[in-house]
The RNA shown here (Fluoride riboswitch aptamer (crcB RNA motif)) has 62 nucleotides and comes from a Xanthobacteraceae bacterium. The organism belongs to Xanthobacteraceae, within Bacteria. The model forms 100% of the base pairs in the Rfam consensus.

RNA sequence: GAAAUGCGCGGCGGUGGAGUUCGCCGAUAAACGCCCAAUGGGCCAAUGACUCCUGGCGAAGC
Numbered sequence: 001g002a003a004a005u006g007c008g009c010g011g012c013g014g015u016g017g018a019g020u021u022c023g024c025c026g027a028u029a030a031a032c033g034c035c036c037a038a039u040g041g042g043c044c045a046a047u048g049a050c051u052c053c054u055g056g057c058g059a060a061g062c
Stems, first nucleotide, its partner, number of pairs: 009026005016053006033043004
């Protein structure tokens, strides 16, 4: 000096915020949904997972 590994830190995991946890990446990165007859059309979802909050849509009750 380089590489690997561990720890710490930061970032990311199809639309917002927070906590917990899992995975991935180290800025040259992780990541950027699915379907169809595909230069157009259709569908699900605010989560990676769980919980809470906020927003949106629909139904019922007061």